This is a predicted structure of a 74-nucleotide RNA (transfer RNA) from a Patescibacteria group bacterium. Its Rfam family is "tRNA". Its family is annotated with triplet codon-amino acid adaptor activity in the Gene Ontology. About the family: Transfer RNA (tRNA) molecules are approximately 80 nucleotides in length. The coordinates come from a structure-prediction model, not an experiment, and the mean pLDDT is 81. The source organism's lineage runs through Bacteria and Bacteria candidate phyla.
[in-house]
RNA sequence: GCCAAGGUAGCUUAGCUGGUUAAAGCCCGCCAAUGGUAAUGGCGAGACCGUGGGUUCGACUCCCACCCUUGGCU
Numbered sequence: 001g002c003c004a005a006g007g008u009a010g011c012u013u014a015g016c017u018g019g020u021u022a023a024a025g026c027c028c029g030c031c032a033a034u035g036g037u038a039a040u041g042g043c044g045a046g047a048c049c050g051u052g053g054g055u056u057c058g059a060c061u062c063c064c065a066c067c068c069u070u071g072g073c074u
Stems, first nucleotide, its partner, number of pairs: 001073007010026004019057001028044005050066005
């Protein structure tokens, strides 16, 4: 330098050919329960989606450029 995959919550992942409140588990806070702790159950907080543009009535999703990570080729 070229090719491929990926970047969504503190962490690990979903999000089905664009469509109206972006979901789950762990973690975190509160409550219940227990003599108490852990486990357990309930409720809640937490990301507007790598950055910037474009297309569209509408973009995490499509297009372009750039940044980063992983793998491969030279």